A computed fold for a 362-nucleotide RNA, annotated as Bacterial RNase P class A.

[in-house]
């Protein structure tokens, strides 16, 4: 300078005018008004995880069912995060991985092939025995045989050799794999090595399954508090147990529970913003993060608020020029409703940084 890879950080700025909303302060009998703070996010969307906080239960056991799956760490905790291990792609930074188990079991895989889980004899090769026939043949039967050929993504290890009637790990070397031992190294998944050994059993668990680990349920329309107001009737269960907040069972509390008809409130305020909170500096740690200090308090709405006009700058596209410039368009994605940690997804444009490979040049 050119690709690439990987991460942070804004989400338009100012003036002015006219209009909102909580709140504080003045004003006013009051309706109402004056000032003046502040006043939607990076995802506020999806509602997929995980808590925080309310309720229920004297909530305990189990099974059932849902999530997680390689080690080790951060965190309230998570299915997120950080670091490493293995496996793949990439020169290379990096990215990707529904990463325990197929030798417990049960399923699934098309055509082609003899045969595709614990299989297989079509061409084949070999020994015999008959029959044609007299060419080094060729048909048949019985036995042996999976080294050679084909067929397929894949064929029950490979390459050489002994070895045999012909062959096979049948037996040898050497190699991969499997199991078993020892040594070094790491926290730990592994990672190097060195020895025995039987020879030798594919795929699929984001198929059931099997192992380990984690889970009571509802949720802010939770759940309290104050006011207010009305009218009850009928029924079925039920200490021989109503009923208790996924589902079943066991235990354990235990007296009411449910449908049908009607009749009243549908008001006020809490919950509700100070919090696992933001920010500076400093320290420990490769890293998520941690600790220690100072500093700040950025909406709290209830038919649910921040909106419009102007003018200036920024910013992007495009056209036009005498390097200055000028016109014209144009700024996405999309709005809190308790509250936070994440993943996902949508998207205009700027900026700024780490690395990795190309090429120049001092």
């Nucleotide at each position: 300078u050119g690709g690439g890879u990987c991460g942070g950080c804004c989400a338009g700025a100012c003036g002015g005018u006219c209009g909102c909303g909580u709140c504080g302060c003045c004003c006013g009998c009051g309706a109402g008004g004056g000032c003046g703070c502040c006043g939607a996010g990076g995802a506020a969307c999806g509602u997929c995880c995980g808590g925080g906080c309310u309720c229920c239960g004297c909530a305990g056991a189990g099974c059932a069912u849902g999530g997680c799956g390689g080690u080790g760490g951060g965190u309230a905790a998570c299915g997120c995060c950080c670091a490493c291990c293995c496996g793949g792609g990439g020169u290379a930074a990096c990215c990707c991985g529904c990463g325990a188990g197929a030798a417990a079991g049960u399923g699934c895989a098309a055509c082609a092939g003899a045969g595709a889980g614990c299989a297989g004899a079509c061409c084949g090769c070999c020994g015999u025995c008959c029959g044609c026939c007299u060419g080094c043949g060729c048909g048949g039967g019985c036995g042996g045989u999976a080294a050679g050929g084909g067929u397929g993504a894949a064929a029950c290890g490979g390459u050489g050799g002994u070895g045999u009637a012909a062959g096979a790990g049948a037996c040898c070397a050497c190699c991969a794999g499997c199991g078993c031992c020892c040594g070094g190294u790491g926290u730990g998944a592994g990672c190097c090595g060195g020895g025995c050994g039987g020879c030798u059993g594919g795929g699929u668990a984001a198929a059931c399954c099997u192992c380990g680990c984690c889970a009571g349920g509802a949720g802010c329309a939770a759940g309290g508090u104050c006011g207010g107001a009305c009218a009850g009737g009928g029924g079925a269960c039920a200490g021989u147990g109503a009923g208790g907040c996924u589902g079943c069972u066991c235990g354990c509390c235990g007296a009411g529970u449910c449908c049908c008809c009607g009749g009243g409130u549908u008001g006020a305020c809490c919950g509700c913003u100070g919090g696992a909170g933001g920010g500076g500096c400093g320290u420990g740690g490769u890293g998520a993060c941690g600790c220690g200090u100072c500093c700040c308090c950025g909406a709290g709405a209830u038919a649910g608020a921040u909106g419009g006009c102007c003018g200036u700058c920024c910013g992007c596209u495009g056209c036009c020029c005498u390097c200055g410039g000028g016109c014209a368009g144009u700024g996405a994605c999309a709005g809190a409703a308790c509250c936070c940690g994440g993943c996902g997804u949508a998207u205009c444009g700027g900026c700024c940084g780490g690395c990795c490979c190309a090429u120049u040049c001092c």
The coordinates come from a structure-prediction model, not an experiment, and the mean pLDDT is 78.
Its Rfam family is "Bacterial RNase P class A". From the family's description: Ribonuclease P (RNase P) is a ubiquitous endoribonuclease, found in archaea, bacteria and eukarya as well as chloroplasts and mitochondria.